[in-house]
RNA sequence: GCGCGAGUGGCUCAGUGGUAGAGCAUCGCCUUGCCAAGGCGAGGGUCGCGGGUUCGAAUCCCGUUUCGCGCU
Repeated sequence: GCGCGAGUGGCUCAGUGGUAGAGCAUCGCCUUGCCAAGGCGAGGGUCGCGGGUUCGAAUCCCGUUUCGCGCU
């Protein structure tokens, strides 16, 4: 330099055009004589960044950036 893959709550991930979700973690409440386990609820994400297409974009297109792999 070229190609491919990945970037979405604190962490691990889902979501292939129509309200951004799950598990774990955090906080609160319930349950228990206490702990553990369990139940209910809450907070937390402008979807790496910029632009385009569209009535509507995490999703499609272009550029760019970080990481990983491969080629040279």
Molecule: transfer RNA
Organism: Defluviitalea phaphyphila